[in-house]
Context: one part of a larger RNA
RNA sequence: UUGGGCGUAAAGGGCAUGUAGGUCGUUGAUUAAGUUGAUUGUUAAAGCCCUAGGCUUAACCUAGGAAGGUCUAUCAAUACUAAUCAACUCGAGUUUGAUAGGGGAUAGUAGUAUUUCUAGUGUAAGGAUAAAAUCUAUAAAUAUUAGAAGGAAUACCUGAAGCGAAGGCGACUAUCUGGGUCAAUACUGACACUGAGAUGCGAAAGCGUGGGGAGCAAACAGGAUUAGAUACCCUGGUAGUCCAUGCUGUAAACGAUGAGUGUUAAAUUCAUGUAUUCAUUUAUAUGAGUUAUAGCUAACGCGUCAAACACUCCGCCUGGGAAGUAUCGUCGCAAGAUUGAAACUC
Numbered sequence: 001u002u003g004g005g006c007g008u009a010a011a012g013g014g015c016a017u018g019u020a021g022g023u024c025g026u027u028g029a030u031u032a033a034g035u036u037g038a039u040u041g042u043u044a045a046a047g048c049c050c051u052a053g054g055c056u057u058a059a060c061c062u063a064g065g066a067a068g069g070u071c072u073a074u075c076a077a078u079a080c081u082a083a084u085c086a087a088c089u090c091g092a093g094u095u096u097g098a099u100a101g102g103g104g105a106u107a108g109u110a111g112u113a114u115u116u117c118u119a120g121u122g123u124a125a126g127g128a129u130a131a132a133a134u135c136u137a138u139a140a141a142u143a144u145u146a147g148a149a150g151g152a153a154u155a156c157c158u159g160a161a162g163c164g165a166a167g168g169c170g171a172c173u174a175u176c177u178g179g180g181u182c183a184a185u186a187c188u189g190a191c192a193c194u195g196a197g198a199u200g201c202g203a204a205a206g207c208g209u210g211g212g213g214a215g216c217a218a219a220c221a222g223g224a225u226u227a228g229a230u231a232c233c234c235u236g237g238u239a240g241u242c243c244a245u246g247c248u249g250u251a252a253a254c255g256a257u258g259a260g261u262g263u264u265a266a267a268u269u270c271a272u273g274u275a276u277u278c279a280u281u282u283a284u285a286u287g288a289g290u291u292a293u294a295g296c297u298a299a300c301g302c303g304u305c306a307a308a309c310a311c312u313c314c315g316c317c318u319g320g321g322a323a324g325u326a327u328c329g330u331c332g333c334a335a336g337a338u339u340g341a342a343a344c345u346c
Stems, first nucleotide, its partner, number of pairs: 004317003007300002012314001014201004021194003025088007033081002035077005041071001042069001049065006091191001092188003095184005103177007110154001115149007125136002162169002206247006215241002220236004258313006266291010295302002319346003329338003
C1' cells in the first nucleotide's frame, strides 16, 4: 500500500459557519469528453508463451512464430457518467397564520438568608469536636429586639420535563434579538449534502488593566490526630470566586457513539402543536425516555433518537513503554497550547 477498523480493546475533530474539493432528485433533446467495439500504426533486442533444432539429458543456447500499452489515428455505438439546452416538483428554500420554551443581550426591581455596624435588654460564658485545644468574651461576647450598610446567590415550583450547535441556560419586569415546531395556501425550481485549509463560539482554572469583596476558600498560620502527618478534623485566612474589558483555547469539552439522506415489527410514558371527542378520548407531526422483534455485537449491550440495512463526504487508528516527551515551526504577556519524532527497551 491493499485489506480491516473507530460505544467499552488503538481510533469521532469540543462545537458550528463556510471556501476549494468530493458527491448529488425526475423527464426529454443534442454533443460524444470519459466509457464500449472494430480497424490502423508503432510497441528495439533479450525475457514470458508456442513449435522445431544443438550440446549424452537438463539447465543453457539457436531459429521461427505468437502475445503484449493508461499509446497514435480513423470509423461506429449511446446504457451509464459528463457538458449544453429545455421542462418538472417529491429534496431545499420563501410566504401567511398560530404556538411552546431556564435560547441570547441590556436595563431596572424584589424577598429570604449569611456577615458587619449603631442602639436597647441582659450576664458569664460562647464556639468547636469522636474528645479536645487553638479561637471569641467583663474594654460586656453568645442570645434577643429595632434600625442601617454591603455583596453574592435565587429555596419551594423542579420533572426520567424544557431550550440551545456545543460550552451551557433557573427570582420577577421591560426593551432588543436568534432558532425550532405545527397548519394552510401560493411561489422559486435542485438553489442540495459534506467540508481540507480558514473564520467564529468555546466550562472551570489561570493571566493583564480598572472596580468590588458578604459568604466560601487554593496558598499560608495556629490547634489537634499520629511513630511521623508538609494530610484527613478544628480555629483563622490571602489570591480567587463577582462586575467591566482584553487574552488564554483546554476538560471524563462523554451518548467515551462525526454530519446528512433513505429503508426496516411492536408496546408504553412525558412535552409541544394540529384535527377530533362527552372525555388528555382518538388520530397525526415533532421532540425527550423506557421495554422489546428482526438484525448486529467478542461479550456487555444497541435496537425507527441503531451500535440494523445501504449510500455520500470529513476526521482519526495500526503492539506496550520511552511520550503527548525532545526538537523545529506557528500562536501566547506568561502559564502554556498546537504540530509532533527517534535512539533504546519488552
Predicted 3D model of a 346-nucleotide part of an RNA (small-subunit ribosomal RNA, central domain) from Moramonas marocensis. The coordinates come from a structure-prediction model, not an experiment, and the mean pLDDT is 89. NCBI's taxonomy places the organism under Eukaryota, Discoba, Jakobea, Jakobida, Moramonas. The full RNA is in RNAcentral, with records from ENA and SILVA. Its Rfam family is "Bacterial small subunit ribosomal RNA".